[in-house]
Predicted 3D model of a 100-nucleotide RNA (Bacterial small signal recognition particle RNA) from an uncultured Gemmatimonadales bacterium. Model confidence (mean pLDDT): 75 of 100. It matches the Rfam family "Bacterial small signal recognition particle RNA". Rfam describes the family as follows. The signal recognition particle (SRP) is a universally conserved ribonucleoprotein involved in the co-translational targeting of proteins to membranes. The literature on the family includes a 2003 paper in Nucleic Acids Res by Rosenblad et al., "SRPDB: Signal Recognition Particle Database". It was read from a public genome assembly, where an Rfam model found it.
RNA sequence: GCCCCAGGUCCGGAGGGUGCGGGCGCGUGAACCGCGUCAGGACCGUGAAGGUAGCAGCGCUAAGCGAUGUUUCGCGCAGCUCCGGGUAACCUGGGGCACU
Numbered sequence: 001g002c003c004c005c006a007g008g009u010c011c012g013g014a015g016g017g018u019g020c021g022g023g024c025g026c027g028u029g030a031a032c033c034g035c036g037u038c039a040g041g042a043c044c045g046u047g048a049a050g051g052u053a054g055c056a057g058c059g060c061u062a063a064g065c066g067a068u069g070u071u072u073c074g075c076g077c078a079g080c081u082c083c084g085g086g087u088a089a090c091c092u093g094g095g096g097c098a099c100u
């Protein structure tokens, strides 16, 4: 220097891991400008009939916030595992040949 084999870099597929973001579920969450129910009181009413509006309280939830999940979706990882492809190039290892 040449040849062969194997592996890697390369391409495709699958899987799991992980980062970020979204959805769903859970919790929380409205002095008033959300909803419901509305004690007391107020008003209408001849009326202990009946009704109206409705504060506090309570409940539900919106925006938002919080923690988490055998959950789901998207985008990634100069990362992992397996399968398939490929020898044109590069790298690594082994063997052979030739030259010295």
Base pairs, nucleotide, nucleotide: 001097002096003095004094005093006092007091008090009089010085011084012083013082014081015080017077018076019075020074021073022072023071024069026066027065028064034060035059036058037057042052043051044050